[in-house]
RNA sequence: AGUCAGUUUCAGGGCGGGGUGCAAUUCCCCACUGGCGGUGAUGGGUGCGCCACGCAAGCGUCCCCGAGCCCGCGUGCCGCACAACGAGCGGCUGACUUGGUGAGAAUCCAAGGCCAACGGUCACAGUCCGGAAGAAAGAAACGGAGG
Numbered sequence: 001a002g003u004c005a006g007u008u009u010c011a012g013g014g015c016g017g018g019g020u021g022c023a024a025u026u027c028c029c030c031a032c033u034g035g036c037g038g039u040g041a042u043g044g045g046u047g048c049g050c051c052a053c054g055c056a057a058g059c060g061u062c063c064c065c066g067a068g069c070c071c072g073c074g075u076g077c078c079g080c081a082c083a084a085c086g087a088g089c090g091g092c093u094g095a096c097u098u099g100g101u102g103a104g105a106a107u108c109c110a111a112g113g114c115c116a117a118c119g120g121u122c123a124c125a126g127u128c129c130g131g132a133a134g135a136a137a138g139a140a141a142c143g144g145a146g147g
Stems, first nucleotide, its partner, number of pairs: 003145002006142005016030004031127002033116002035073004043065003047061004068114002076092005096112005118130003
């Protein structure tokens, strides 16, 4: 260095305008939003080193950025499950094409699409209210063990 107990903190965004109507942030037209880890085209940015008179290019290296719909996870629902409680385990759980560039793209560029738990509601909800001042993928810091 890596590894592993423990502690603390943090850890989700969005209905604005118009229409209909007794009533809609729920319908219709326009609008708006995108959790965590990974992969991330040999991509983009930047610093340093080598080379070099210097610059560029090249090579090496550090850091940052880079996917809602590619992979996985969380969330949610069901079961084990009982009068009640549930750590854990198991099951289920959304959505993308076309064109461009290129040696190479489900991640870049362009265009057009699509998706979004459960319960509630004067009328159907990704955006309102609620479970939730909860839980949690995980992130950071502290810190000891061992060597």
Molecule: FMN riboswitch aptamer (RFN element)